[in-house]
């Protein structure tokens, strides 16, 4: 340089155009004589930036940043 594929919760990934979720971690509660695991519940998101389409975008569309790959 060409092409693909990818960017979403502290990490790892989900997610028909129609309420953003899950595991892990974190807090607490409850158990325990303690702690561990296991059990409950809660916290935690400008879904890479800019822009367009739409009544409505994580989702389609354009530009651009960055990572990975493949080929030169």
């Nucleotide at each position: 340089g060409u092409c693909a594929g990818g960017a979403u919760a502290g990490c790892u990934c989900a997610a028909u155009g129609g309420u953003a979720g899950a595991g892990c971690a974190c807090a607490a509660g409850a158990c325990u004589c303690a702690u561990a695991a296991g059990c409950u519940u809660g916290u935690g998101g400008u879904u890479g930036u800019g822009g367009g389409u739409u009544c409505a975008a994580g989702u389609c569309c354009c530009a651009c940043u960055c990572c990975u790959g493949a080929c030169a």